RNA sequence: CUACCGAAGGGGCGAACCGUGCCGAAAGGGCGGGGCGCAAAGCUACGGGCCUAAGUCCGCCGCAGGCGGAUACGGUCGCCUGGCCGCCGGU
Numbered sequence: 001c002u003a004c005c006g007a008a009g010g011g012g013c014g015a016a017c018c019g020u021g022c023c024g025a026a027a028g029g030g031c032g033g034g035g036c037g038c039a040a041a042g043c044u045a046c047g048g049g050c051c052u053a054a055g056u057c058c059g060c061c062g063c064a065g066g067c068g069g070a071u072a073c074g075g076u077c078g079c080c081u082g083g084c085c086g087c088c089g090g091u
Base pairs, nucleotide, nucleotide: 003091004090005089006088012038013037017033018032019031020030022029023028036078042084043083044082047080048079049076050075051074055071056070057069058068059067060066061065
């Protein structure tokens, strides 16, 4: 330096759930509490999956509007994959 492995020490992250005069149309996110778990649960939304459908398009109706359908340019890396980077110890 590279690959693989995770028994220990010290630290790190923080699921569900609760709160929030925060952001958002929503999904979801931020912040505080919490702690199920995680050796990449660090970064990245390129590909697949999943969630949402404001806007847009299409259709219908009793048409200043309403309803239904499609759609990501919105999300999720704690679903998988690819890319980038990295602590400690061991082989």

Notes
This is a predicted structure of a 91-nucleotide RNA (c-di-GMP-I riboswitch aptamer) from a Chloroflexota bacterium. Its Rfam family is "c-di-GMP-I riboswitch aptamer". Rfam describes the family as follows. GEMM was predicted in a large-scale screen for bacterial structured RNA regulatory elements. The sequence was found by an Rfam model in a public genome assembly. Model confidence (mean pLDDT): 87 of 100.